[in-house]
RNA sequence: CUGGCUCAGAUUGAACGCUAGCGGGAUGCUUAACACAUGCAAGUCGAACGGCAGCGCGGGGAAGCUUGCUUCCCUGGCGGCGAGUGGCGGACGGGUGAGUAAUAUAUCGGAACGUGCCCAGUAGCGGGGGAUAACUACUCGAAAGAGUGGCUAAUACCGCAUACGCCCUACGGGGGAAAGGGGGGGAUCGCAAGACCUCUCACUAUUGGAGCGGCCGAUAUCAGAUUAGAUAGUUGGUGGGGUAACGGCCUACCAAGUCGACGAUCUAUAGCUGGUCUGAGAGGAUGAUCAGCCACACUGGGACUGAGACACGGCCCAGACUCCUACGGGAGGCAGCAGUGGGGAAUAUUGGACAAUGGGCGAAAGCCUGAUCCAGCAAUGCCGCGUGAGUGAUGAAGGCCUUAGGGUUGUAAAGCUCUUUUACCAGGGAUGAUAAUGACAGUACCUGGAGAAUAAGCUCCGGCUAACUCCGUGCCAGCAGCCGCGGUAAUACGGAGGGAGCUAGCGUUGUUCGGAAUUACUGGGCGUAAAGCGCGCGUAGGCGGCUUUUUAAGUCAGGGGUGAAAUCCCGGGGCUCAACCCCGGAACUGCCCUUGAAACUGGAUGGCUAGAAUACUGGAGAGGUUAGUGGAAUUCCGAGUGUAGAGGUGAAAUUCGUAGAUAUUCGGAGGAACACCAGUGGCGAAGGCGGCUCACUGGCUCGAUACUGACGCUGAGGUGCGAAAGCGUGGGGAGCAAACAGGAUUAGAUACCCUGGUAGUCCACGCCGUAAACGAUGGAAGCUAGCCGUCGGGUUGUUUACAACUUGGUGGCGCAGCUAACGCAUUAAGCUUCCCGCCUGGGGAGUACGGUCGCAAGAUUAAAACUCAAAGGAAUUGACGGGGGCCCGCACAAGCGGUGGAGCAUGUGGUUUAAUUCGAAGCAACGCGCAGAACCUUACCAGCCCUUGACAUCCCGGUCGCGGUUUCCAGAGAUGGAUUCCUUCAGUUAGGCCGGAUUGGAUACAGGUGCUGCAUGGCUGUCGUCAGCUCGUGUCGUGAGAUGUUGGGUUAAGUCCCGCAACGAGCGCAACCCUCGCCCUUAGUUGCCAGCAUUAAGUUGGGCACUCUAGGGGGACUGCCGGUGAUAAGCCGAGAGGAAGGUGGGGAUGACGUCAAGUCCUCAUGGCCCUUACGGGCUGGGCUACGCACGUGCUACAAUGGUGGUGACAGUGGGCAGCGAGAUCGCAAGAUCGAGCUAAUCUCCAAAAACCAUCUCAGUUCGGAUUGUUCUCUGCAACUCGGGGGCAUGAAGUUGGAAUCGCUAGUAAUCGCAGAUCAGCAUGCUGCGGUGAAUACGUUCCCGGGCCUUGUACACACCGCCCGUCA
Repeated sequence: CUGGCUCAGAUUGAACGCUAGCGGGAUGCUUAACACAUGCAAGUCGAACGGCAGCGCGGGGAAGCUUGCUUCCCUGGCGGCGAGUGGCGGACGGGUGAGUAAUAUAUCGGAACGUGCCCAGUAGCGGGGGAUAACUACUCGAAAGAGUGGCUAAUACCGCAUACGCCCUACGGGGGAAAGGGGGGGAUCGCAAGACCUCUCACUAUUGGAGCGGCCGAUAUCAGAUUAGAUAGUUGGUGGGGUAACGGCCUACCAAGUCGACGAUCUAUAGCUGGUCUGAGAGGAUGAUCAGCCACACUGGGACUGAGACACGGCCCAGACUCCUACGGGAGGCAGCAGUGGGGAAUAUUGGACAAUGGGCGAAAGCCUGAUCCAGCAAUGCCGCGUGAGUGAUGAAGGCCUUAGGGUUGUAAAGCUCUUUUACCAGGGAUGAUAAUGACAGUACCUGGAGAAUAAGCUCCGGCUAACUCCGUGCCAGCAGCCGCGGUAAUACGGAGGGAGCUAGCGUUGUUCGGAAUUACUGGGCGUAAAGCGCGCGUAGGCGGCUUUUUAAGUCAGGGGUGAAAUCCCGGGGCUCAACCCCGGAACUGCCCUUGAAACUGGAUGGCUAGAAUACUGGAGAGGUUAGUGGAAUUCCGAGUGUAGAGGUGAAAUUCGUAGAUAUUCGGAGGAACACCAGUGGCGAAGGCGGCUCACUGGCUCGAUACUGACGCUGAGGUGCGAAAGCGUGGGGAGCAAACAGGAUUAGAUACCCUGGUAGUCCACGCCGUAAACGAUGGAAGCUAGCCGUCGGGUUGUUUACAACUUGGUGGCGCAGCUAACGCAUUAAGCUUCCCGCCUGGGGAGUACGGUCGCAAGAUUAAAACUCAAAGGAAUUGACGGGGGCCCGCACAAGCGGUGGAGCAUGUGGUUUAAUUCGAAGCAACGCGCAGAACCUUACCAGCCCUUGACAUCCCGGUCGCGGUUUCCAGAGAUGGAUUCCUUCAGUUAGGCCGGAUUGGAUACAGGUGCUGCAUGGCUGUCGUCAGCUCGUGUCGUGAGAUGUUGGGUUAAGUCCCGCAACGAGCGCAACCCUCGCCCUUAGUUGCCAGCAUUAAGUUGGGCACUCUAGGGGGACUGCCGGUGAUAAGCCGAGAGGAAGGUGGGGAUGACGUCAAGUCCUCAUGGCCCUUACGGGCUGGGCUACGCACGUGCUACAAUGGUGGUGACAGUGGGCAGCGAGAUCGCAAGAUCGAGCUAAUCUCCAAAAACCAUCUCAGUUCGGAUUGUUCUCUGCAACUCGGGGGCAUGAAGUUGGAAUCGCUAGUAAUCGCAGAUCAGCAUGCUGCGGUGAAUACGUUCCCGGGCCUUGUACACACCGCCCGUCA
């Protein structure tokens, strides 16, 4: 940088967990269109009708009697009314979303229609008839119900008459209606009813309207092409039928159409919309509640009635299910309101009322209304209110933390002073209703009262993300949205304290949008991150040069219609506010109609030549196809010469060869490929093309002129070409060569190497259709600095070989610009336009299934489940490489001496043990901590003891001491008990006041070599005395970073010089420090002695010249010369000079860092642990064990030696609880006596190798282990377990396998001496001097290191990472 994952916001018809005071106004089966008990949800009209079952009234009769009551009977006369006839309504209202991707919905249009009730107009309403239910009589049936006979009415039904308008018509004509009911009434008629008049409600016909409904069209409306073809009433026509109406709506005939890549058909999903949620918007998701439309009513089909239905609470048929049954038959349909079961994470009352709003019927009163209005349940969401307010510091108690001081909870509480919203109690009491009528409801609201009284939780506190500590736990328990926490000091788990956030809620889970520019229209990309088809041609489509006139489809402007209401927004208003509700406005970004404009795009028309094409003259070329032909080489065959090998490899072998190979000469055969030329040269669209010649043929290009007149670009599908390998048929086959065989290599070697060798490679024809088919870069056009090559053509100029210009290719560098960077840069990856292809995290997977293609191999198209939190690109710094370059080091090499073999010493492992204390572990543990374990040390083990303790501080009490010393007893001792002797504290205000000591007691505490070196400090090791490690400023880079520090030389060195976008600086290097080497000077005791004196002797006098000692100086700097180098730095010189020469030798000195290196047992220290013990004391034991393995050493194996003898020459150091001369004793170790010395004075102190003699090559006169015995020293004590001596004993060992160590000069080797520790104990350690070598050609290799560069998938950094198999 790309890219995915995740979170913070809003949302919800939600659910779950914890919690819960009140009110308002909303919402509440998203799942089983699963099944339903029970009740209710559609009736009404007696003013249409016959009537009278039931109720009441009136009238009449009868009976009982209590004489005004009861009972019975009759009476439709009245109020009314069950059932029935008839009318209207049950097509509305209410529910649900199964079906439906268009017979739907939305928006805008249209013409061929219907319409009950309602409104307006016109004209009517005359006169008749026959039935039928109810009812009655009977019959059948379990029931539901049905049947027969008989009676009867109407606004039920049917004719006749009439017909303004209406319908039909051949224009002559023809056809078709009605019904009455109720109220009131003067005259007249009538017994009455009534006629009649009038009002009203009905009725008939017709016209118009309103509203409603039916039909048609256009546009819009989800996914899949792994659904590409669909369709026979299908598309159209004619005749007929049908409908309210157009129409294949239906039918007969005729024609063969119609739809489809602008996605038909098929499949899956889904009611649509206003809106709702989200969003800056564009969009995305959604379609609960409210509103509009549609569809459905147990499932499927059908029609009837009607103005309207193919009808949720109607009918018929079929089916499933449930119920009743007398088994013959019947009944039913909650997706109405409640409610039940079931399903489910989940969703309410079998409530009140028609008071309001509305609906049906009715003239009306009224009746009906689970529509509706209310109440109930649920924090389900939205809104509002409250759970108190003020004061109050001793900063209370308690909690928590603590550095122990304090801090915090915290004005928080208590206390004091107030208030009363809510809740509670009491009283009053609406609006909704207009004269009356109120389910809600004594509700809202108002007033009064008492009392802080009735009322706070939930989540979180590692980062994102506001908020930190303690304890517990110890990769356990657990957490987790992502990253990730937890393995003994967890701000991440659990608890607590504190804090943060929200608040009657808080959190979790699910959903949707956002963030996500992460599908990008607004608004992304494709060289290397995912992504350019392998390359052409070309269809549809998209896009398209200059110009005239025109048109008006796109476009723009004005006007009109529509865009339901609600919602959103704005302004008002009403509930105390708000939510909520009401009013008004704006808006609804849309669709349609109309009028205009004509720049641009499109259409039409005429012209043009700059794009494109054609003709002409030249040119270059491995462009393609076919036929022919040439030489070199390999192989094979024949012949000749010739003889033992050849061939092959890292080395070999298989192989060929005495039957004559290889080699060499000649001749012949055959196939394949074309050396040199040859070139970031040429040609082609790509793949690709290379000897030469002929023929045929494609493209490109230069030049000059003509001609056509946009003819162009791109290109989904389509079609053609397309390396190698592979496949089919037939040829061919020299070389090469998968497979295969053999030989090697190897742990193995189904490989790399070798010897052979078949397909194949070659040709013809036909398939395949893929490659890192790459410039990892699609095609076309225009524009945007240059410079330098090269190939082809042309023009000009001349000096004939160049130069300049131009055009087409092909390369290198580079500016602007672009890019994440790398890089690209007129051959773009720059700036623009057009078209196509492709991408959307990694894996699964370019896989499975399906389709297409193929003979096959396979190709092409192309998923999902599941899984991860990354995968990836470019660049940076390191580290690493069996990468490269340069350089260094006892790193190798060249040498010298060792180790590894033996014995012993010592350390370690292992084993053993009561314990064998602990640590150290490649280099960088192992003669290390330990500069010295018999006790002690000592930390370990066994046993015996102590418990405020062996040690420190504080408090209380006693004593004035304490302490030293002697002896005794018990005991292993610690310890305990007695005891002798010596001593009797300081200050003082004279008070046990204060200090000190000791003892007894109590509590805090002491104590711990117990754990953690992976909690630490300090110290140390190591890379490494390697030459490195960094910084400031500047510059470069988006940045990490780079530069400086790289480069050319040089050095031991990042040492120095030169160069350079760097210039400077720091820590390291070097130098400064110590020591040794030369000289000078100062000073001479304990040192020295040249000359003088003296002695046994520098012993003494004298002296300080010399040595020496120890203070101070000088001296060396590549300074001088020559050469070399770049005139530098420097290097070279058997140069000079000098004691010393190129850092003179040695030491001290250790950069930034690495190894969680070592050490809690030196010390210090956090945390944890023990506290009559994991502390303290003591005795004894152990650390010393011993089949074995390893490290480091000593002594040897001998003659460069052993033994004996002689007695020459050092230096550093040490010494008073010491060194100890000397003398004596002892074979010796040593003992006794003991001068001197607190040291240049005395002493340790003798140096040893050296030299002389002897031994003569042996397990020895080598070697000394081991063992016996006897002494000696130290010490309280040498048994476990010390050192030394004498005598005796006399082991292994005859120079050491693989391997490995040290050393470059006074070094290695060899020889002795001293010291620390220490009573004693040294082969170890630290120092000292004596004698004193060999070798280094060189840097190929081994090891380690430094610098530069390169690759990287590594970064706890190659002891990395990582793949496969198995468990």